[in-house]
RNA sequence: UUGGAUCAAGGCACACCCGCCGCGAGGCGGGGCCGCAAAGCCAGGGGUCUCCCGCCUGAGAUCGCCCGGUCGCCGAAA
Numbered sequence: 001u002u003g004g005a006u007c008a009a010g011g012c013a014c015a016c017c018c019g020c021c022g023c024g025a026g027g028c029g030g031g032g033c034c035g036c037a038a039a040g041c042c043a044g045g046g047g048u049c050u051c052c053c054g055c056c057u058g059a060g061a062u063c064g065c066c067c068g069g070u071c072g073c074c075g076a077a078a
Stems, first nucleotide, its partner, number of pairs: 002078001004074001011036002016031006034064001040070003044067003047062005
């Protein structure tokens, strides 16, 4: 450096429930569990979704869909 068997310390939190925000996708806080070695961060590319619109366009959401960028815990084999 690649890689992810295992251990330790910890971390995150699908569905669902409660409250709040948003037209909506969805977000935030609490509980919570399926799961996750980047399920940390970045909307840069693609995908998906929402709103607007007669159309073109436009404005958004999602990184727990993939790629890319960036930082990072632990330790076997090679």